[in-house]
Molecule: FMN riboswitch aptamer (RFN element)
Organism: Tritonibacter mobilis
RNA sequence: UGAUAUUCUCAGGGCAGGGUGAAAUUCCCUACCGGUGGUCACAGCCCACGAGCGGCCUUUGCUUUUGCAAAGGUGUCAGCAGACCCGGCGCAAUUCCGGGGCCGACGGUCAUAGUCCGGAUGGAAGAGAAUGGAG
Numbered sequence: 001u002g003a004u005a006u007u008c009u010c011a012g013g014g015c016a017g018g019g020u021g022a023a024a025u026u027c028c029c030u031a032c033c034g035g036u037g038g039u040c041a042c043a044g045c046c047c048a049c050g051a052g053c054g055g056c057c058u059u060u061g062c063u064u065u066u067g068c069a070a071a072g073g074u075g076u077c078a079g080c081a082g083a084c085c086c087g088g089c090g091c092a093a094u095u096c097c098g099g100g101g102c103c104g105a106c107g108g109u110c111a112u113a114g115u116c117c118g119g120a121u122g123g124a125a126g127a128g129a130a131u132g133g134a135g
Stems, first nucleotide, its partner, number of pairs: 001135001005131006017029003031115002033104002035049004044102002052080002054077001055074008084100005106118003
């Protein structure tokens, strides 16, 4: 200098104001928010990753054609799954500055949700610390 390892901690923000209505933080005007790693230079919209849904597998029950339900497992199944351009500076920026745009799981709800409630006192990309110490 510090590989592998063990343990611990941390790890998502946001409806302000107004309109309509019996009813909306869900619609309309408008407001607000932006996980993790990478990238010559700072990124919601460049590349990749994460949770959720779905898919697939197993078991059980029902049905027994096929299919339905519950529980468990699986992220090398990547389907839902997304979204950016113009100008400027510069060696270098879809990342900075200026301008104008766009995107946002599932279930619930007196009315349609990125922002409310719920699974979630969960899980996790990863970040940090301690111990230890190969080479």